A computed fold for an 89-nucleotide RNA from a soil metagenome, annotated as c-di-GMP-I riboswitch aptamer. The coordinates come from a structure-prediction model, not an experiment, and the mean pLDDT is 87. Its Rfam family is "c-di-GMP-I riboswitch aptamer". Rfam describes the family as follows. GEMM was predicted in a large-scale screen for bacterial structured RNA regulatory elements.
RNA sequence: GACAACGGCAAACCCGUCGAAAGGCGGGGACGCAAAGCUACGAGGCUAAAGCUGCUGUUUCACGCAGCCAUGCCAGUCGGGUUGCCGAA
Numbered sequence: 001g002a003c004a005a006c007g008g009c010a011a012a013c014c015c016g017u018c019g020a021a022a023g024g025c026g027g028g029g030a031c032g033c034a035a036a037g038c039u040a041c042g043a044g045g046c047u048a049a050a051g052c053u054g055c056u057g058u059u060u061c062a063c064g065c066a067g068c069c070a071u072g073c074c075a076g077u078c079g080g081g082u083u084g085c086c087g088a089a
Stems, first nucleotide, its partner, number of pairs: 001086001008033002013028006031076001037082003041079003044074003051068005
């Protein structure tokens, strides 16, 4: 980055599976994608199991409810880093 070529990936949704969840993985499926390959480094977003705080409750715990919190995620939110196919003008 061209109405080129060879090819690639696969949103929503459905099924299965792992997970507390977000989400991941496998199968089906295509909305799209020139890095929609890889990487949580920066910004941003999602979730909140454990923990902390408060409330309720209790003889004391426990249970329950609310708030906070990433150590969990998202690369198909953007930027950075890194690797890479084809190739006219």